Source information: The RNA shown here (Bacterial RNase P class A) has 366 nucleotides and comes from Pseudoalteromonas espejiana. The coordinates come from a structure-prediction model, not an experiment, and the mean pLDDT is 75. The RNAcentral record of the sequence draws on ENA.
[in-house]
RNA sequence: GAGUUAGCCAAGAUAAUCGCUGCCUGUGACGAAAAUGAUCAGGGGAGGAAAGUCCGGGCUCCACAGGGCAGAGUGCCAGCUAACGGCUGGGGGGCGUGAGUCCACGACAAGUGCAGCAGAGAGGAGACCGCCAACCUUCGGGUUGGUAAGGGUGAAAAGGGUGCGGUAAGAGCGCACCGGGCCGCUAGUAAUAGUUGGUUGCAAGGUAAACUCCACUCGGAGCAAGACCAAAUAGGGUUCCUUAUGGCGUGGCCCACGUUGGAACCGGGUAGGUUGCUUGAGCCAUAGAGCGAUUUAUGGCCUAGACGAAUGAUUAUCACUUUCUUCGGAAAGGACAGAAACCCGGCUUACAUGGCUAACUCACUC
Numbered sequence: 001g002a003g004u005u006a007g008c009c010a011a012g013a014u015a016a017u018c019g020c021u022g023c024c025u026g027u028g029a030c031g032a033a034a035a036u037g038a039u040c041a042g043g044g045g046a047g048g049a050a051a052g053u054c055c056g057g058g059c060u061c062c063a064c065a066g067g068g069c070a071g072a073g074u075g076c077c078a079g080c081u082a083a084c085g086g087c088u089g090g091g092g093g094g095c096g097u098g099a100g101u102c103c104a105c106g107a108c109a110a111g112u113g114c115a116g117c118a119g120a121g122a123g124g125a126g127a128c129c130g131c132c133a134a135c136c137u138u139c140g141g142g143u144u145g146g147u148a149a150g151g152g153u154g155a156a157a158a159g160g161g162u163g164c165g166g167u168a169a170g171a172g173c174g175c176a177c178c179g180g181g182c183c184g185c186u187a188g189u190a191a192u193a194g195u196u197g198g199u200u201g202c203a204a205g206g207u208a209a210a211c212u213c214c215a216c217u218c219g220g221a222g223c224a225a226g227a228c229c230a231a232a233u234a235g236g237g238u239u240c241c242u243u244a245u246g247g248c249g250u251g252g253c254c255c256a257c258g259u260u261g262g263a264a265c266c267g268g269g270u271a272g273g274u275u276g277c278u279u280g281a282g283c284c285a286u287a288g289a290g291c292g293a294u295u296u297a298u299g300g301c302c303u304a305g306a307c308g309a310a311u312g313a314u315u316a317u318c319a320c321u322u323u324c325u326u327c328g329g330a331a332a333g334g335a336c337a338g339a340a341a342c343c344c345g346g347c348u349u350a351c352a353u354g355g356c357u358a359a360c361u362c363a364c365u366c
Stems, first nucleotide, its partner, number of pairs: 001362010012318007020045002023043004047336001051348002054346005059222004071218005076090005091105001092103004106213002111211002113207002128151002130147007160178006179202001180200004184195004226275004236266006246260005282301008320333005
């Protein structure tokens, strides 16, 4: 200098003007006062993802003696945490020269299932070309049997590889070495690793984000939860008063049935209002513990709380990016998105531009 890997931060700044706001304050105005309403002044007024709503928790209501079935989820080890399917550290495997990165990473030796095409044969199978033996032969070959070392098909061919022996030809059939399994030992909290120890010819193909089995976890619904106040020419109950031999409706009429007044009290509850509601597993700084996730102590700070749901625009200067340039400057541009609005911890996805830190590879110079 070029290329790359991992992590973090910001999400333009300042000023002026014009707007929005059902939130807060006012020792303002109207109003007898409260509530409410209108107006004025001042203050506050989106995010790193507020998004997807995929996990986990707080909080609330309902259910619940205990256990089981069903269902759902998770799945190497240790730790962190309120909790998690998250995070940190470690182990194993794949990829990369490397920094690093990816992995649902228990069991197919309980049972069941599945495997297109090609191929002779795809699950305890099979013999197409070969190889070997016997018999036949018109000498081209054919039939029967043996074999699975070699060829061919396939993602995979019957259960590790190399060599020697062995054999009619072959085969862990036998042996040596390498590899693997089991037991032990050593290191480690463990996953696991090592093994110069013993033993075993190696018996069991692949597949569980296939059914399944094993281990562990899980009650349900959600702030439209829930709590409080509570209107009417709405509607219910009780008591009293009034009268009703009434009125109205059904019906041709009678009977019959239904319905119809006022007052007081009582709860239920719709509209509406209040609350839940933002002081919280909170944020910032410093110091300590820990490799780290995280945690402890001290000090400081308060940062929307609004349901037909506000949070915007313009101008000037500066900063940034791109293009042009007569090197003075000029022009253009600014993403993703936007209250899933009770609150937190994560994950995932989108993203203009700028900055910082650590590490790796290559080239060059000294």